[in-house]
RNA sequence: GUAUUCUUUCGGGGAUUUGUGUAAGUCAAAAUCGGUGGUAUAGCCCACGAGUCUAAAAGACACGACCUGGUGUAAUUCCAGAGCCGACCGUCCCGCAGUUGCGGGACCCUGAGUGCUGAGCUUGUCGAAGCAUCGAAGGGUAUAGUCGGGAUGAAAGAAAGAAUAU
Numbered sequence: 001g002u003a004u005u006c007u008u009u010c011g012g013g014g015a016u017u018u019g020u021g022u023a024a025g026u027c028a029a030a031a032u033c034g035g036u037g038g039u040a041u042a043g044c045c046c047a048c049g050a051g052u053c054u055a056a057a058a059g060a061c062a063c064g065a066c067c068u069g070g071u072g073u074a075a076u077u078c079c080a081g082a083g084c085c086g087a088c089c090g091u092c093c094c095g096c097a098g099u100u101g102c103g104g105g106a107c108c109c110u111g112a113g114u115g116c117u118g119a120g121c122u123u124g125u126c127g128a129a130g131c132a133u134c135g136a137a138g139g140g141u142a143u144a145g146u147c148g149g150g151a152u153g154a155a156a157g158a159a160a161g162a163a164u165a166u
Base pairs, nucleotide, nucleotide: 001166002165003164004163005162006161007160008159009158010157016030017029018028019027031146032145033086034085035048036047037046038045043084044083051061052060053059067081068080069079070078088149089148090147092105093104094103095102096101106141107140108139109138110137113134114132115131116130120126121124
């Protein structure tokens, strides 16, 4: 130096402003972020990881995105410009259930009606407009890379060390 086995440590970032709205870090406009290995330096090329199923796996399922120009031996990686993408569960609160839901409460909208008041003239079991925060009933409480959760977890892997063999 190499190989095998083992140990330890490390191993994901990001919401500010305005608008609409009862309600939004979820919608709209701007803002902002980019795991690991490979390769000319990569969120968007090739591959891997995080989720689910299974007793388990090297198995199965799920899982996104880039173009143009320039330089160069070489770049969808650099430079310039213009784009695009982002798992699952939750989404007003509480309880129960545990694939769809059920019950209670809160808030918002509509609101028959009821009460008060009573312009008016046809003087009535009439009645416009207004007021109440009274009210049967009906409808609604929004779509997340950035909020909360699984996760003070795990992994792709990275670094250091030990033993053995060579």
A computed fold for a 166-nucleotide RNA, annotated as FMN riboswitch aptamer (RFN element). The coordinates come from a structure-prediction model, not an experiment, and the mean pLDDT is 79.